Context: one part of a larger RNA
Molecule: small-subunit ribosomal RNA, central domain
Organism: Acidobacteriaceae bacterium TAA 166
RNA sequence: UUGGGCGUAAAGGGCGCGUAGGCGGUUUGACAAGUCUGAUGUGAAAUCUCUGGGCUCAACCCAGAGUCUGCAUUAGAAACUGUCGGGCUUGAGUAUGGGAGAGGUGAGUGGAAUUUCCGGUGUAGCGGUGAAAUGCGUAGAUAUCGGAAGGAACACCUGUGGCGAAAGCGGCUCACUGGACCAUAACUGACGCUGAGGCGCGAAAGCUAGGGGAGCAAACAGGAUUAGAUACCCUGGUAGUCCUAGCCCUAAACGAUGAUUGCUUGAUGUGACAGGUACCCAAUCCUGUCGUGUCGAAGCUAACGCGAUAAGCAAUCCGCCUGGGGAGUACGGUCGCAAGGCUGAAACUC
Numbered sequence: 001u002u003g004g005g006c007g008u009a010a011a012g013g014g015c016g017c018g019u020a021g022g023c024g025g026u027u028u029g030a031c032a033a034g035u036c037u038g039a040u041g042u043g044a045a046a047u048c049u050c051u052g053g054g055c056u057c058a059a060c061c062c063a064g065a066g067u068c069u070g071c072a073u074u075a076g077a078a079a080c081u082g083u084c085g086g087g088c089u090u091g092a093g094u095a096u097g098g099g100a101g102a103g104g105u106g107a108g109u110g111g112a113a114u115u116u117c118c119g120g121u122g123u124a125g126c127g128g129u130g131a132a133a134u135g136c137g138u139a140g141a142u143a144u145c146g147g148a149a150g151g152a153a154c155a156c157c158u159g160u161g162g163c164g165a166a167a168g169c170g171g172c173u174c175a176c177u178g179g180a181c182c183a184u185a186a187c188u189g190a191c192g193c194u195g196a197g198g199c200g201c202g203a204a205a206g207c208u209a210g211g212g213g214a215g216c217a218a219a220c221a222g223g224a225u226u227a228g229a230u231a232c233c234c235u236g237g238u239a240g241u242c243c244u245a246g247c248c249c250u251a252a253a254c255g256a257u258g259a260u261u262g263c264u265u266g267a268u269g270u271g272a273c274a275g276g277u278a279c280c281c282a283a284u285c286c287u288g289u290c291g292u293g294u295c296g297a298a299g300c301u302a303a304c305g306c307g308a309u310a311a312g313c314a315a316u317c318c319g320c321c322u323g324g325g326g327a328g329u330a331c332g333g334u335c336g337c338a339a340g341g342c343u344g345a346a347a348c349u350c
Base pairs, nucleotide, nucleotide: 004321005320006319007304008303012318014201015200016199017198021194022193023192025088026087027086028085029084030083031082033081034080035077036076037075038074039073040072041071042070048066049065050064051063052062053061054060091191092188093187094186095184096183097182098181103177104176105175106174107173108172109171110154115149116148117147118146119145120144121143125136126135162169163168206247207246208245209244210243211242215241216240220236221235222234223233258317259316260315261314262313263312266295267294268293269292270291271290272289273288274287275286276285299306300305323350324349325348332343333342334341335340
């Protein structure tokens, strides 16, 4: 290895781009490396198997045959794999024409609300809770009207709706810009898939430097509660949350389900596009493609459930798992300013 698995039992890398490697549509010709057939040489003896024989049998011994599954040389075969050459168009890409979208980056701009400040009205409370108190208020608060400032987030629309590889993306306008989809079938002609290393992106929190700071709010302070209350509740409140530049690189980074391709009864929503039917248009209906949901056939599954968006039937490539604890620890290496990340044991124990 023949011959196990990874939704929930241990196990899918957080996500992409891509190097080496692995794998690769259809047709034709050549070669003969893999592959297959024959021949020759070699493959020591003993051992082993079969047949026959010798010790009175057996063990043991002797003879013959087989075996030694291999290697080398040589002669052939050409289906498959491979290599080289010539074609093809279904895979892949390009072109042309369309419409959809919170996809990204930058700049500008709008209204509601909170807070603070200024001014007016006005007077004794306000606030908060299960009940209170701390707190604010006669130096005029809360409430209410007008004005100003500043920061952050964008109600309704909003939808198991959309877009993005994932993280994620939501007021409006402009500029720049990525991708997907539909139709045509014009062009190229296998240019493809996967992807160890590598490179890039990567919520929140955290870090460095400089800004900013309305609201919220770790830490902290006070008031309550309580046997206690380093909490839950209340009043405050600093980092932080925001911006710019640079780090960090982790999440229940989840669909706990890797990527790609093909095949396999159906029903019903919804988003995008195209075609058709009805005189035209629209609504509606039918058909096709792509996306996103629900329910279900066969099948699968330990069950739950999954079920064309598979966990069904197959193929290719990568990652990962191998009893619980010790432990994602120690040591070493490497990355980081640090926090720490990545890699990752053993003794011992059940």